[in-house]
RNA sequence: CCGUGCUAGGCGGGGCGCUAGGGGUGUCCUGUACCCGAAAACCCCUUCAUGCGGGGCCGAACCCCCGCCCGAGGGUGAGCGCCUUUCGGGCCGAGCGCUGAGAGUAUCGACGAUGAAGGCCGGGUCCUGCGCGGCGGGACGCCGUGAAUCGGGUCAGGUCCGGAAGGAAGCAGCCCUAAGCGGGCCGGUCCUGGGUGCCGCAGGGGUGCCUGGCCAGAGCCGAUCUCUCGGGACGCGCCGGAGGACGAGCAUUCGAGGGCGGGGCCGCACGG
Numbered sequence: 001c002c003g004u005g006c007u008a009g010g011c012g013g014g015g016c017g018c019u020a021g022g023g024g025u026g027u028c029c030u031g032u033a034c035c036c037g038a039a040a041a042c043c044c045c046u047u048c049a050u051g052c053g054g055g056g057c058c059g060a061a062c063c064c065c066c067g068c069c070c071g072a073g074g075g076u077g078a079g080c081g082c083c084u085u086u087c088g089g090g091c092c093g094a095g096c097g098c099u100g101a102g103a104g105u106a107u108c109g110a111c112g113a114u115g116a117a118g119g120c121c122g123g124g125u126c127c128u129g130c131g132c133g134g135c136g137g138g139a140c141g142c143c144g145u146g147a148a149u150c151g152g153g154u155c156a157g158g159u160c161c162g163g164a165a166g167g168a169a170g171c172a173g174c175c176c177u178a179a180g181c182g183g184g185c186c187g188g189u190c191c192u193g194g195g196u197g198c199c200g201c202a203g204g205g206g207u208g209c210c211u212g213g214c215c216a217g218a219g220c221c222g223a224u225c226u227c228u229c230g231g232g233a234c235g236c237g238c239c240g241g242a243g244g245a246c247g248a249g250c251a252u253u254c255g256a257g258g259g260c261g262g263g264g265c266c267g268c269a270c271g272g
Stems, first nucleotide, its partner, number of pairs: 001272006009058003012030005020046005034055004063264008073254005080247002083244007092237002095234001096232001098231007106224004111219001118215008126204006132197002135193006142183004151176004159168003
C1' cells in the first nucleotide's frame, strides 16, 4: 500500500404540544438521511437521560470540540392596525307609521244654501240624593195539615156517687185551636237588597259626544304626507371593561441547516 473478516459507530435534525422530566406516536419547519409491529385521557424510560420489540445495509466509514457569521421556522411578552364576541352606560347624534300637541296645504273620503265653521241659550249622556215602578229575599195575612197523655168543646162505651130520681170525673171518636210543618194561593200591608228602569223631581258637573232654538253666511271633519316642539321604548353610532382571530414591527427565547477559522482523533485480527 492492497485484500478479507470483525468491532465501536452510523442509517437525520429541530420547534410546538403533551409530560414531574426525557424519548416516541401527534403536529409544524427543514430536507431526504432503511424496513416491519404496537402506541394519546397512550407506548418506553428515569437523575440527566436512550425511544421499545423484530429484521436489514454501511462499516473506521468517519467522528468530536472551540470561536465568529448567516439563518428556514417556532414559542413568549407588552403595545399597534383591522375585524369580531360579550358585559355595562345610555348625556350626545341618527333612526322609529309608538304616542301627545300645533301648523301647512298636497292626496283621498264623508258632510254642507234642505245651511259649514263660529257665537249664545237649553236638554241628554255622567255623579249624588229623594220619589215611583219592577225584580229578589223575608215577615204579616189566607188555605191545608197538625196534640194518645201534660189545650178547649161535645163526650158513645165503660167507671164512680146515690135506694131511686139524678149527678160527677172522663178514654176513644168528632169539631176547633197552640207551637210546628207545608203551599206560593193571588192580590194586599210592612221590612230589606241591587251593575233594576227609553220613569219623575232637585242639586252637582261640564273634556268629549248627541240633540233643540236663535244669530250667522262658506267651509268643515277624518285619514295619509311634510314640518316643528315634546314623551317613550329599542340599543345602531358613541363611551368604558373583559376576551378571540388575523397582520406587520419591536423585545426575548429555542433553533434545523449553511459558511469561515482553529484544534483533537483516526480501532482490532489475518493474509499478500